[in-house]
Molecule: SAM riboswitch aptamer (S box leader)
Organism: Anaerolineae bacterium
C1' cells in the first nucleotide's frame, strides 16, 4: 500500500518543551501568541483484540474445541481525550412555495478515522 467486516450523536485534561498554523481534502463554519498543531510525562476515557467470569447451540464419556452472548476493567496490544467524524459535498424522497434556485428535515451512498483478519 490493498481487500473484507464491525464502529463512528456516549465518553475522558493537567504540566512541560517549541512557535505558527491546525481541524485528512473542497466549501462554510471554527480552534489558536490568554501559545493551537506536533512532541514528551503524568492522568483519564472507553471496550474493537488478548485475558479472565457466566451462559446459550454444536461436537466429545470427560478434559476441552469452535461458534453466539453477557460482565469485568485486575493484567497485555492498539487507539482516544474542542465542536455528531465540527457541518455539508453524491443521488433519493418529503416539507413550506405558483415554479426554479435556495433552504430545512429523513434515508442511503462516498471519503476518511479506529479496531480485527487476510494479502
Nucleotide at each position: 500500500u490493498u481487500c473484507u467486516c464491525a464502529u463512528c450523536c456516549a465518553g475522558a485534561g493537567g504540566g512541560g518543551a517549541c512557535g505558527a498554523g491546525g481541524g485528512a481534502c473542497c466549501g462554510g463554519c471554527c480552534c489558536g501568541a490568554u501559545g493551537a498543531c506536533u512532541c514528551c510525562c503524568c492522568g483519564g476515557c472507553a471496550a474493537c483484540c488478548g485475558g479472565c467470569c457466566g451462559c446459550c447451540a454444536u461436537g466429545g464419556c470427560a478434559a476441552c474445541a469452535u461458534g453466539g452472548u453477557g460482565g469485568c476493567g485486575c493484567c497485555g496490544g492498539u487507539g482516544c481525550c474542542a465542536a455528531u467524524u465540527c457541518c455539508g459535498g453524491c443521488a433519493g424522497g418529503c416539507g413550506g412555495c405558483g415554479u426554479u434556485c435556495a433552504c430545512g428535515c429523513c434515508u442511503g451512498g462516498a471519503a476518511g478515522a479506529u479496531g480485527a483478519g487476510a494479502g